[in-house]
Molecule: RNase P RNA; transfer RNA
Organism: Acutalibacteraceae bacterium
């Protein structure tokens, strides 16, 4: 130039009345400041809060899954080993265990975890050729032995060779592959030079088995007002908590009125946000400086109208707070690298 | 907030402990019977099993994720 590969940034802009939540000043009228996102959504994880009547035992159940390391935690990042894909830049990866035990493997195929359909080869029996009467060889049956060969299938006792054998076969044996154990190297997962052993088809996003982890519970948490040691009615082998069930444990209740899912709090300065600084790390990150405070409603604010401009503007809207994940998403731009072709 | 379930031709609904070409009713379509028409009887045709993905030889089934919608429970002394 072309094609692409990973990673971030922005979310019309700038002005002006006008209304609205908030918070601050003020006796009041006003005044001045601020007023959605990157995903605010989905509620998939994982903390922070907060409460419960200490959360003991069993049975059941949930989630995780290769190793290291970051984090307040994590199923999340980063890193690196292992299969996979790509020409690469890069991407994918639910990645323990089939050598604890059971399931299953439609159809095809003779046999689907153990099998003899076709072939192979003993011995037996009839029939039959040949002959130097020793014997050879044919055919057809029938016991039985064989996984070399031949089809089938996603897969058929790890491949191949060579020894053996009636034929045959990991039966043995060389070598390769897998797997596991020891030994070397690495901080591991793992790695391949080396030895020994071998029960060598798949599935565990099929029961299952191993390790780790789980006490439940959410802001309609929970906490004061209302509130008077409130009033009535029902229950004691009873009711209710302890996620499901058992045992053991606890606690007094339960339904109406007062009563409206009423008011005030929790509500927003936090693991907080930024940073062309400074230091350690490949990177996630973390330690220091410097900056800054950027919504807090409760029927619910964050509009509305108008001008100038441009490339004409997506997907969406807070509800107790954060750390990721997931999906949505108009354009624009910015850095890194890779492959092709040209050109110097 | 928490649980929980569901989603297969126009419609109603089986299968969903993995092995079909996805069964069944009803509606629509052609025929046949009738003089016509309803009954009735034949007969064809209609499904990316709500999207994607992924495990597996093999997915309507089993996981993972999004979309849609339904059902329960929960505040005060």
């Nucleotide at each position: 130039u072309g094609a692409g590969u990973c990673g971030g940034u922005c979310a019309g802009a700038c002005g002006g009345u006008u209304g609205c939540g908030g918070a601050u000043a003020g006796a009041a009228a006003u005044a001045u400041c601020u007023g959605a996102g990157g995903a605010a959504a989905g509620u998939c994880c994982g903390a922070g809060c907060c409460c419960c009547g200490c959360a003991g035992g069993g049975c059941a159940g949930a989630a995780u899954a290769a190793c290291g390391g970051c984090u307040a935690a994590c199923g999340g990042c980063c890193g690196c080993c292992g299969a996979g894909g790509g020409u690469g830049a890069c991407c994918u990866u639910a990645g323990g265990g089939a050598a604890a035990g059971u399931g299953c493997a439609a159809c095809a195929g003779a046999g689907a975890u153990a099998u003899a359909c076709c072939g192979c080869c003993u011995c037996a029996a009839a029939a039959g050729u040949c002959u130097u009467u020793g014997g050879a060889u044919u055919u057809u049956u029938g016991c039985g032995g064989u996984a070399a060969g031949g089809g089938u299938g996603g897969a058929a006792a790890g491949g191949c060779g060579a020894g053996g054998u009636a034929a045959g076969a990991g039966c043995u044996c060389a070598c390769c592959g897998g797997u596991c154990u020891c030994a070397c190297g690495g901080g591991a997962a793992c790695g391949g030079c080396g030895a020994g052993a071998c029960c060598c088809u798949g599935u565990a996003a099929a029961c299952c088995c191993u390790a780790u982890u789980c006490g439940g519970a959410g802001c309609a948490a929970c906490g004061c007002u209302g509130a008077a040691u409130g009033u009535a009615a029902c229950u004691a082998u009873a009711c209710g908590c302890u996620u499901g069930c058992c045992c053991g444990g606890c606690g007094u209740g339960u339904u109406a009125c007062g009563a409206a899912a009423a008011g005030c709090g929790g509500c927003u300065u936090g693991a907080g946000c930024g940073u062309a600084c400074g230091g350690a790390g490949c990177a996630a990150u973390c330690c220091g400086g410097c900056g800054u405070c950027g919504a807090g409603a409760u029927a619910g604010a964050u509009a509305a109208c108008c001008g100038u401009c441009c490339a004409c503007g997506a997907c969406a809207g807070a509800a107790c707070u954060c750390g990721g994940c997931u999906u949505a998403u108009c354009g624009a731009c910015c850095g890194a690298c890779u492959c092709a072709u040209u050109c110097a | 907030c928490c649980g929980u379930c569901c989603a297969u031709g126009g419609c109603g609904c089986a299968g969903c402990u993995g092995g079909a070409u996805a069964a069944c009713g009803c509606a629509g379509c052609a025929g046949a019977u009738u003089c016509c028409g309803a009954u009735u009887c034949u007969g064809a045709a209609g499904a990316u099993c709500g999207g994607g993905g992924g495990u597996u030889c093999g997915a309507a089934u089993c996981c993972c994720u999004c979309u849609g919608g339904g059902c329960g429970g929960g505040c005060c002394a």